[in-house]
């Protein structure tokens, strides 16, 4: 120096949930907790998913009703990398 996280140690991260606090909203901040992580360290580029808002639709529901409410494509604008990939970087430790 390439390669590797099997094993071991320091040391790091925190899911749910609970508390404050910011958003319409998915969620985001701080505390508190630990189910778990060798990239569960950065980055919303691609899928997936999830919110909001806007159109169209309909063998659905309510209604008197030209409405709503549910759902399904489409558009826009967001969240989320602890869902799957991809870029970038990295501790110890070494069969």
């Nucleotide at each position: 120096c390439c390669g590797u996280c099997a094993a071991a140690a320091a040391g790091g991260c925190a899911a749910a949930c609970c508390c404050a606090u910011c958003g319409u909203g998915a969620g985001g901040u701080g505390g508190g907790g630990a189910c778990g992580c060798a990239a569960a360290g950065u980055c919303a580029u691609g899928g997936a998913u999830c919110u909001c808002c806007c159109a169209a639709c309909u063998c659905u529901c309510u209604g008197c009703g030209u409405a709503g409410a549910a759902g399904u494509u489409g558009g826009a604008a967001g969240a989320c990398c602890g869902c799957c990939a991809g870029a970038c970087c990295g501790c110890c430790a070494u069969c």